[in-house]
Record summary
Glycine riboswitch aptamer from Tsuneonella suprasediminis, 97 nucleotides, folded computationally. NCBI's taxonomy places the organism under Bacteria, Pseudomonadati, Pseudomonadota, Erythrobacteraceae, Tsuneonella. Model confidence (mean pLDDT): 76 of 100. It was read from a public genome assembly, where an Rfam model found it.

RNA sequence: ACACCUGCCGCGGGAGAGCUCCCGCGUCAUACCGACGAGGGACGCCGAAGGAGCAACCGCCCCGGAAUCUCUCAGGCCACCGGACCGUGGCAGGAAA
Numbered sequence: 001a002c003a004c005c006u007g008c009c010g011c012g013g014g015a016g017a018g019c020u021c022c023c024g025c026g027u028c029a030u031a032c033c034g035a036c037g038a039g040g041g042a043c044g045c046c047g048a049a050g051g052a053g054c055a056a057c058c059g060c061c062c063c064g065g066a067a068u069c070u071c072u073c074a075g076g077c078c079a080c081c082g083g084a085c086c087g088u089g090g091c092a093g094g095a096a097a
Base pairs, nucleotide, nucleotide: 004094005093006092007091008090009089010088011087012086013085018043020042021041022040023039025037026036027035028034044077045076046075050073051071052070053069057065058064059063
């Protein structure tokens, strides 16, 4: 130096779950029935931002670190945004030879 580990950035991929009901409001239409959008509420649901809990396991073993498991506070349930994680390129640091 290459490779390895950690963090950050760019690019690509990236699931799940009500187009449900009620209430004003706005627009369209209007004979009636209605359609769309945003907001508030209700119940139902999802887990892969974050958070919390237990634990296999690991360690320097008095104690601590720990998940894609569990919970659903938060978040989400057309699309967009977001999205754990994976791949790839770059930057910085670490450790080792």
About this RNA: Rfam family: Glycine riboswitch aptamer. From the family's description: This family represents the bacterial glycine riboswitch.